[in-house]
RNA sequence: UGUGGGAUGGUGUAGUGGUAAACAUUCGAGUCUCAUAAUCUCGAGAGCGCAGGUUCGAGUCCUGCUCCCGCAA
Numbered sequence: 001u002g003u004g005g006g007a008u009g010g011u012g013u014a015g016u017g018g019u020a021a022a023c024a025u026u027c028g029a030g031u032c033u034c035a036u037a038a039u040c041u042c043g044a045g046a047g048c049g050c051a052g053g054u055u056c057g058a059g060u061c062c063u064g065c066u067c068c069c070g071c072a073a
Base pairs, nucleotide, nucleotide: 001072002071003070004069005068006067007066010025011024012023013022018056026044027043028042029041030040049065050064051063052062053061
């Protein structure tokens, strides 16, 4: 320098242009127990790397940039 993939709650992931961004874990409260763990119930926590564009509508498509992983030189 070119090229492929990626960036979504604290963590790991899902999300085919259309409902209130979902699941697991985590954390808090409750349930159960003599008690702890496990179980079960309820709740908390992200607006999607940044800036634009397309569209009635963008996490999703397009452009530029930043960062991470790989490949080539």